[in-house]
RNA sequence: CACUUAUCAAGAAAGGCUGAGGGAUAUGGCCCUACGACGCCUUGACAACCUGUCUUCGACCACCCGUCGGGAUAAGGUGUCAAUUCCAACCUUGCGCAAACAGCAAGGGCAGAUAGGUC
Repeated sequence: CACUUAUCAAGAAAGGCUGAGGGAUAUGGCCCUACGACGCCUUGACAACCUGUCUUCGACCACCCGUCGGGAUAAGGUGUCAAUUCCAACCUUGCGCAAACAGCAAGGGCAGAUAGGUC
């Protein structure tokens, strides 16, 4: 890189360096940004996944031990710390309309991000 599973409406700050764009995209919006965005470093914070600890919560077991699941907790490994993955894009349904278009709402999908596993 690829495949696969799960989650993505919550949460989370300062200082220093740099100096012009940035918010994944080929798009349309709408936002952030010289009152310094984005990026990098230091410290801090958050708690999604893995992990540790606890559990008179449940299941398996005749029982104990143990295993699995749930809950709480810690912050060790990744990750994250503007806006729902910022909204939409493709499809379906409903409303709307004489019928359509636009628009609105709900659902699904594609894509993306993160983690675990496989290779």
A computed fold for a 119-nucleotide RNA from Saprospiraceae bacterium UBA6168, annotated as SAM riboswitch aptamer (S box leader).
Taxonomically the source falls in Saprospiraceae (Bacteria, Pseudomonadati, Bacteroidota, Saprospiria).
Model confidence (mean pLDDT): 80 of 100.